RNA sequence: AUUGAACGCUGGCGGCGUGCCUAACACAUGCAAGUCGAACGAACGAGAGGAGCUUGCUCCUUGAGUUAGUGGCGCACGGGUGAGUAACACGUGGAUAAUCUGCCCAUCAGCUUGGGAUACCAGUUGGAAACGACUGUUAAUACCGGAUACGAUCCUUUUUAAUCUAAAGGGUGAAAGGCGGCGCAAGCUGUCACUGAUGGAUGAGUCCGCGGCUCAUUAGCUUGUUGGUAGGGUAAUGGCCUACCAAGGCAGUGAUGAGUAGCCGGCCUGAGAGGGUGAACGGCCACACUGGGACUGGAACACGGCCCAGACUCCUACGGGAGGCAGCAGUGGGGAAUAUUGCGCAAUGGGCGAAAGCCUGACGCAGCGACGCCGCGUGAGGGAUGAAGGUCUUCGGAUCGUAAACCUCUGUCAGGAGGGAAGAAGUGCAGGUGUAGUAACUGACAUCUGUUUGACGGUACCUCCAGAGGAAGCACCGGCUAACUCCGUGCCAGCAGCCGCGGUAAUACGGAGGGUGCGAGCGUUAAUCGGAAUUACUGGGCGUAAAGCGCACGUAGGCUGUUUUGUAAGCCAGGGGUGAAAUCCCACCGCUCACCGGUGGAAUUGCCUUUGGAACUGCUUAACUUGAGUUUGUGAGAGGAUGGCGGAAUUCCAGGUGUAGGAGUGAAAUCCGUAGAGAUCUGGAGGAACACCGGCGGCGAAGGCGGCCAUCUGGUGCAAAACUGACGCUGAGGUGCGAAAGCGUGGGGAGCAAACAGGAUUAGAUACCCUGGUAGUCCACGCCGUAAACGAUGGAUACUAGGUGUCGGGGGUUUACCCUCGGUGCCGUAGUUAACGCAUUAAGUAUCCCGCCUGGGGAGUACGGUCGCAAGGCUGAAACUCAAAGAAAUUGACGGGGGCCCGCACAAGCGGUGGAGUAUGUGGUUUAAUUCGAUGCAACGCGAAGAACCUUACCUAGGCUUGACAUCCAAGGAACCCUCCCGAAAAGGAGGGGUGCCCUUCGGGGAACCUUGAGACAGGUGCUGCAUGGCUGUCGUCAGCUCGUGCCGUGAGGUGUUGGGUUAAGUCCCGCAACGAGCGCAACCCCUAUCCAUAGUUGCCAUCAGGUGAAGCUGGGCACUCUAUGGAGACUGCUGUGGUCAACACAGAGGAAGGUGGGGACGACGUCAAGUCAUCAUGGCCCUUACGCUUAGGGCUACACACGUACUACAAUGGCGCGCACAAAGGGGAGCGAUACCGUGAGGUGGAGCCAAUCCUAAAAACGCGUCCCAGUCCGGAUUGCAGUCUGCAACUCGACUGCAUGAAGUUGGAAUCGCUAGUAAUUCUGGAUCAGCAUGCCAGGGUGAAUGCGUUCCCGGGCCUUGUACACACCGCCCGUCACACCACGAAAGUUGGUUUUACCCGAAGCCGGCGAGCUAACCGCAAGGAGGCAGCCGUCUACGGUAGGGCCGAUGAUUGGGGUG
Repeated sequence: AUUGAACGCUGGCGGCGUGCCUAACACAUGCAAGUCGAACGAACGAGAGGAGCUUGCUCCUUGAGUUAGUGGCGCACGGGUGAGUAACACGUGGAUAAUCUGCCCAUCAGCUUGGGAUACCAGUUGGAAACGACUGUUAAUACCGGAUACGAUCCUUUUUAAUCUAAAGGGUGAAAGGCGGCGCAAGCUGUCACUGAUGGAUGAGUCCGCGGCUCAUUAGCUUGUUGGUAGGGUAAUGGCCUACCAAGGCAGUGAUGAGUAGCCGGCCUGAGAGGGUGAACGGCCACACUGGGACUGGAACACGGCCCAGACUCCUACGGGAGGCAGCAGUGGGGAAUAUUGCGCAAUGGGCGAAAGCCUGACGCAGCGACGCCGCGUGAGGGAUGAAGGUCUUCGGAUCGUAAACCUCUGUCAGGAGGGAAGAAGUGCAGGUGUAGUAACUGACAUCUGUUUGACGGUACCUCCAGAGGAAGCACCGGCUAACUCCGUGCCAGCAGCCGCGGUAAUACGGAGGGUGCGAGCGUUAAUCGGAAUUACUGGGCGUAAAGCGCACGUAGGCUGUUUUGUAAGCCAGGGGUGAAAUCCCACCGCUCACCGGUGGAAUUGCCUUUGGAACUGCUUAACUUGAGUUUGUGAGAGGAUGGCGGAAUUCCAGGUGUAGGAGUGAAAUCCGUAGAGAUCUGGAGGAACACCGGCGGCGAAGGCGGCCAUCUGGUGCAAAACUGACGCUGAGGUGCGAAAGCGUGGGGAGCAAACAGGAUUAGAUACCCUGGUAGUCCACGCCGUAAACGAUGGAUACUAGGUGUCGGGGGUUUACCCUCGGUGCCGUAGUUAACGCAUUAAGUAUCCCGCCUGGGGAGUACGGUCGCAAGGCUGAAACUCAAAGAAAUUGACGGGGGCCCGCACAAGCGGUGGAGUAUGUGGUUUAAUUCGAUGCAACGCGAAGAACCUUACCUAGGCUUGACAUCCAAGGAACCCUCCCGAAAAGGAGGGGUGCCCUUCGGGGAACCUUGAGACAGGUGCUGCAUGGCUGUCGUCAGCUCGUGCCGUGAGGUGUUGGGUUAAGUCCCGCAACGAGCGCAACCCCUAUCCAUAGUUGCCAUCAGGUGAAGCUGGGCACUCUAUGGAGACUGCUGUGGUCAACACAGAGGAAGGUGGGGACGACGUCAAGUCAUCAUGGCCCUUACGCUUAGGGCUACACACGUACUACAAUGGCGCGCACAAAGGGGAGCGAUACCGUGAGGUGGAGCCAAUCCUAAAAACGCGUCCCAGUCCGGAUUGCAGUCUGCAACUCGACUGCAUGAAGUUGGAAUCGCUAGUAAUUCUGGAUCAGCAUGCCAGGGUGAAUGCGUUCCCGGGCCUUGUACACACCGCCCGUCACACCACGAAAGUUGGUUUUACCCGAAGCCGGCGAGCUAACCGCAAGGAGGCAGCCGUCUACGGUAGGGCCGAUGAUUGGGGUG
């Protein structure tokens, strides 16, 4: 885009079309083929006339009309259907000299003479019926005989090649009348019939060329088969049929078989070529319940005819009969599904008829169905407070929306009323005229006038009336694809054409609002074509994506070098015929337009025929030499086959020497060996393979071929001539060769070695390793026929830059070289390719031939066939299932891949943890609650810089509900303070005191605060860190991460950023299709180490003076220290060496400091949906007399246990006692708190000084002396008892500290594991934050102060380059097979069952044909007898249905079984 559609929702009108696609299933009822009285006899008979009389009857004549029967024509058309049919059925073009043709037309000639029957009818009779039987009578355009007859036909003769034609002779074959007119009649005449002949027209039969389905898992078929002769038969050719003879015919250009199917014009689609289809309309065919058969006829083997058989239905008196809607309606059934038992012959057409006319479910119309196409309408203009309402909202508004209301109009369709066609021309009747013909008329023919004929239908159309009144839906809105929001739901419900949506913010589900598209329709489903170049003729491919046969030889076939002659099959051009009509296209015209229709044209790409042409192809003729081949010479070679020979090595056997091991492995063991191994020497046996040479060297078609010699033999290169003269290429089938393994028979068997055994390894180890070891490996003969049989690249020919090796030959020149032919490699230009790559050995450019491919899996499986001894090979599907499978390349990530490098990463060291006790955190458990969060590194002395109440979020209990807190409104009151009762408190109740500020018109108002009330709202540590912001951790202070422009690539992307060096560093240098730049690194900032300047109190004290028990205590000073500001200083700057004259490295000098001096702050692009909704903020959801607020008490402190992090120890480098030094950095007003006094002590009393360089807080280890003497101790201090101190409303749960007493574990810690590279580790004290009180934690400060680092193999982490990848959620990836379970389709299977086809035989209806025909017999012959002819009957051939037996093919089903797919 389309449809004979169906389904869902919806539905106003009209026109034109169209409507059982399924059960060729079965059919009730009605209708669909009759007509002619002018063919015939007969019956009935309106009417008219006449007669008789009984006056309403009978008879006679005539007679319109009706009719059963005889007869004629029709029923073979029209109408239906598509079962069958793969066929001359259809289409197209021919042939018919191989034919027929009723009715029709033209022409010619006729139309004569006789005869015998018979239906109807009447009578008798059978039967239920259907339907008959017998006797008798009768007519014809029914039937029959004779005559005549042509140019018909047959025979004979002649001519002829002849079934042509011509001539002659002989034979055969016709007829019918009817109705009119004239006439006395005979007869004439008109018309319609009839007969013979010729021709035409129409229709039909037969034959032929060409064309159009699938399957080769159908490869052979055929006996009337193929042909001939003779005959029969037909309208006619012919094995169409029969007899005889011959043995043919068809088939890979697909016979035979199977499946499917009516064919075509056309229709749908498509740019076309094609593909699909064959409804309606038209042409042809076939069929008419199923099968068979003939009759009649011009034509049938006959839809509404006959006979027979069968199935089914109906009637029946059970004896027997009847029927055939695939005609029009209609019914049942089937189905997703397809209409009225309508009107009319008015028109068109058909049959009959002289005609009127009759018949016509053909046809014309109407009805039903949105089934399709076309047209029209459902209103138009104005109208903004942008109404109400809905929806959304950022709460401002936006949108539905000029939409509505409202105002002004119009009047299509539908409705009502009125008018009202065309389709009708004829025919008949009445009247008139003319033409030919006739003796004349009628009639016929032509024409004029009048009259008569409409189913549709009072329809189309027109006018008027009224009035916006009666008339809009459907689908969609994630992308493709035009159209977005809210709510509900929460991987549920559901959607889905593909991708895919849905797991609490769904533009994807459902609803709503809005929007988009189409519109009386819109969607869905089904189907076809297109897009699909996705079967590729136009117009594809095969190295790696699917796809080159393992290789060759060769048949058919296809293709084929140069020149020439002829021809004209192909080819080209012109003409003719045909290509039906309709359809499509164009023009014009008719319905108001359109659909639709009419007229004309074009087209119909085809076939046939004819005339011409001769380039090309074919055929033919004559040549040619370049393709191909032959001869000669000369080469190279693991080419093949057979026979022989050789040495090295392994093993075995025998012997000698000799002694304890050997062998084997990562390490071992099994194994061999004291019965003498291994080692070594000598001799022997046997089999197999041929080191070095040896080489991307050679040969071969491929497989493949390797010691040496001989024989036989194939192919091939080069050189130069001669010869043949296209002899060529490819190659379906076919044939041969064909590694290894395997198979058969017979040999052989040294080594090796499947299977097997043992030993190891391992969780296991049916493996890898070891010790053994059989088939086999070897030979002969025969099979097998496959391999990653690979260059994953079929063969042949020609052309298209080069460079560089190598093998074989030749030439030039004498060699350093150049040229050439044939092989074999590498690199590479153009070109090509998706890329990789290929590139004269093409995967380039072309031609020829063959093979093969068409998504993945199922599956190279099943079934069938075929080959094989078997194993198995070749050929080779489907159901079902998935939305991918795959190729190449890119970026990452990863690797028990590689290279380079770094880090307390290892190593070297020091000290710890893991064992003990305690502290603290976590898990778990418990609990009313033990609030919540953090969970590998990167949670666990973490949030928490400090839970007795508070904190507090948890639990129990008591209370409050506009609330503890914020804003707004109203009323009252300033605020506020005090006392009492009850209660655990909160809360509740009662009472008392007390009035301020500003303005004022003195009424009051205002600000702030309190109380009460109402509602908006507050409130939530409730949920979601996977909706978020912010902040933070981590990789990682690792050196990386990117951009612009350019360049490369089809692209992803690359380059830059890689490379060579160097660095802590993508730090720097050099190079480079890159050149630059940004974020990171470094530096800039802070602290610290040195110095200088300035300043000099609260700091300092060298000098001067004073002074004390002592003291910068005082005057004074600012030199020093210090303080805190500003500077200086370090930059590889200098020297040397190395290095690319580099960067830089090493060494040195100077210097307080030397190579980023030490430390800190500082954290690139990003990763982990990392952490945090409980700091804070915040979307959404949830709670609202509670999930909010408040109070008391409890809990967060529980305790069998497990883990993390710490403290204290286990002691002598120590404990204890005494003595005695030296800091830094801090803190202090509800504070730090001195001297002094009290207390054993914690502490108390007290209060000087200090808002701080001023006062307070203040060191320990160290050092000196003494003691302890290796012990559970004078170590260690847990635990517990008692007594206290301090803080605080309050130390019970649950604080810290003190004193006395108690004195646990623990004697250096398993596997494992952590930190640290210098002022570091270790050790030792000090201060601070939090804080009423409460650190072994955290943060900070100083004191004392080490050891080690060979080095980068390994472990961990990281950086760069490279490589492989089937990974990309990225190795914590991906993924294979069994087993278990569920479902699905398929195969096998003892069988069972159905269909179809076939072979042999049996039966043999009806019927044609043939024979017989004793029975019967009108026409003719005969005087007669009888005959001729005919009929019944019987027999035979053929044969439908049926039967018996056996095959083939195709299904269905089947216990069980096999693999496959999905989950």
A computed fold for a 1463-nucleotide RNA from an uncultured Pseudomonadota bacterium, annotated as small-subunit ribosomal RNA.
Rfam family: Bacterial small subunit ribosomal RNA.
Its mean pLDDT, the model's own confidence on a scale to 100, is 84.